[in-house]
Order: sequence, then C1' cells, then structure tokens
RNA sequence: GGAGUUGGCCGGGCGACGGCUCUUUGCUUUUGGCAGAGGGAGGAAAGUCCGGACUUCACAGGAUACAGCGCCCGGCGAGGCCCGCAAGGGUUCAAGCCGGGGCGGGGCGACCCGACGGAAAGUGCCACAGAAAGCUAAACCGCCCCGCCGCAAGGCGGGGUAAGGGUGAAAAGGUGCGGUAAGAGCGCACCAUCGGUUCGGGCAACCGGCCGGAUGGGUAAACCCCGCUGGAAGCAAGGCCGAAUAGGGAGGGGAUGACGCGAUCCGCCGAUCCUCCGGGUAGGCCGCGCAGAUAAAUCGUCGCCCACGACAGAAUCCGGCUUAUAGGCCGACUCCCCUA
RNA sequence: GGCGGCGUAGCUCAGGUGGCCAGAGCACGCGGUUCAUACCCGCGGAGUCGGGGGUUCGAAGCCCUCCGCCGCCACCA
Repeated sequence: GGAGUUGGCCGGGCGACGGCUCUUUGCUUUUGGCAGAGGGAGGAAAGUCCGGACUUCACAGGAUACAGCGCCCGGCGAGGCCCGCAAGGGUUCAAGCCGGGGCGGGGCGACCCGACGGAAAGUGCCACAGAAAGCUAAACCGCCCCGCCGCAAGGCGGGGUAAGGGUGAAAAGGUGCGGUAAGAGCGCACCAUCGGUUCGGGCAACCGGCCGGAUGGGUAAACCCCGCUGGAAGCAAGGCCGAAUAGGGAGGGGAUGACGCGAUCCGCCGAUCCUCCGGGUAGGCCGCGCAGAUAAAUCGUCGCCCACGACAGAAUCCGGCUUAUAGGCCGACUCCCCUA
Repeated sequence: GGCGGCGUAGCUCAGGUGGCCAGAGCACGCGGUUCAUACCCGCGGAGUCGGGGGUUCGAAGCCCUCCGCCGCCACCA
C1' cells in the first nucleotide's frame, strides 16, 4: 500500500421564530380562554414468530391430543415463590442471549456456519434408469469350473463369483497384501463405523487405548420414539357508573269492560294509569404507564456547519427473535506485496 | 389493536399422499368448414405454482422468512 475478518456505538448538530399534545400552577367572562413551569417515538416503535406480566373463564388427580424446546458445563434472563413493616435478602426459571468446551462443515488465515437428541425401537418412502433400492438381497455384461456339441472359432445347459464394466443421488465398509479355479472380511495390516461387564483422561458432552470381523444405505424441516415445558382465550381481555325510548318484573288503582246463571254483591281476568325494582344499550370512567390519544399530539420555516441525513411513527406493558436501514465513529485481528 | 384463512396460465378452479405432473374449462392465436360471420371440428401458445432461503437425490405440497389479499372480533342472552 492492497484485500479481508470481527466486536461495540451513533442514527444530523446548534440557534431564532411560530405551532401541536399531555400534566400541573395561577388568573379569568369557566364544556372554554390566557400566562408560567415541566414531559413528548425507535433501534427497530414493524412482522406478531416465541415467552411472560395482567384480566376473564375453567380447574380433585392423572393421562391422551396438540404446540414449543433439544450436544455439554457455567452464567444472565421479563418474571415467579419465600422471608421482611420497609429498605432489602434468599431461591428458582420460559423464550432466548453470553462465555468456554465437544462434534461436523467451509476458509491459506483472522474467522464463519450448524433446526447439533434418536435411523442399531418400529412403520413408511426412495420416481426414472438399473439384474437388484435394503430381514442373510441381487447375475445384465464380464470372470471361473463342469458337462454336451463342434476340426476350430464358438454355441447350449448346470453351478460358482459382487473383484471389474454398466445404471443411478445412493449398489451392501475403504486401501493394500495374501489367498483362490475365479472370487469374497475368507485371512492379515492400516483407516472408518458399531458394540463391550474393558482401561485411561475429562464435572460433562466427548477423546484416546484395548478386545470383538460385528459391517446393519438415505430420509425424523415423513410418521414416530426419548427428555423437558405448556389449562384456554386475549386490553375489541376485563371492571365500574349509566340516560332517552322500547321492552321485562313486583305492588296498587282500574271503565256504562269480559267471564262465572251475573242487575246488586262476591270471585277472577283486564285496555289503560300510578309507584317502585333490576338488566342491557348510547355515553362516560378505569384498565392506561413521570410520551400517551380514542380519529389519534410529538411538527414547520429560516440561518450557520458538516460527512448533506437511510429505514421508518408508540396504542396494555415487559423480555427475546426475525425483517428494513443512507452515512459515520471507536477498538481488535488476519493474509499478500513493497521498503528498512 | 387482536385473531384466523387464502395466494397455481388473461379469468374461474383442480392437483396438496414429495418423483408418473405442472392440468381442466372459458378466453386467445392458427388451420378447416361457409359467399362471409357465428356455431362446430382440429391443432397450438401461454405458468419464476406470491418472492427469497433451507431440508432432500428430487419441493406446487415439508420447514423458516418476507409480501399481498380476504374474513371475524363491543355488550346482554
């Protein structure tokens, strides 16, 4: 000098003028107005993917279904539980995050990625091609042996063989040596996988040694199995106050009224009227937050500066994940080239 | 704001059990028929299966993520 890896942070700044919204104080002509003081979007407020608080409903206990999570160790973590008058202390933990480690993969490297439990519990599937796609399988070409025919080349039949060819994404451990008629874990060495009542290291995941020819493909983001967790729904949850009108319930009155042989009396019904009661609706308040509405405020203009400003706007709250994002700042590290 | 569902030719839909597989009807184009048009007959084109990534030998269908569209939700009973 060039190329690259990685951690963290910011998300235009200052000033003037004017405006919006909420709270509070004072004055006032009081559903309001004016003045003063104070608060006023984000790293993602987004998607609503995961978890929790909160609320209502349900709830003896257990199981199933469904959903989420999934290598190991340690920590953090909204919050839960317990003790305490309180301040505070103890304990435990979801989604996930961080540090370290293991295993697998990529990169020369810094470093990055992993939906990283189980395929040897079981079931299903593996198109086309191919002889054969998975219990000890399978003979298309080839190789070998035997028999028959043929002068021979070769042909036919029976058997052996998974070493070679061919098909396929994948062919039944790999390489080499021995062995054999030809071959084959058939035997041996090394490697890979698996198993072991085996030895050593490590808290553990796991790693290394030894023994055993045990060699049993892939797929669990197919069903499934194992372990842990979860009762359901969601602030349009839910709670309180509550008109007008209509309707409901209770009591009382009740006509030249209906019915009871019914004019009187009595019983019963009864349009309508009066009084009282409770529920819901409109609406209001709470839930709701030291941003906070219920059509939704958080802005505009000008000046100066610079690197010339991206993605984007809260609606119950909190912890994560994912996605979008102009530009800039700080730190650590790797590889290549040149010079000393 | 919360919850649920759906995206496949120009239009309406099937396929959803991973491979046979990207299809049907209408519409469109060409040819035939007819004096000509329609009807009819034959042939044909047209698809990033909403976009991207992943799992798998292989994805329209499985998983993740983004985009678009539609529907429901007060209270009482």
Molecule: RNase P RNA; transfer RNA
Organism: bacterium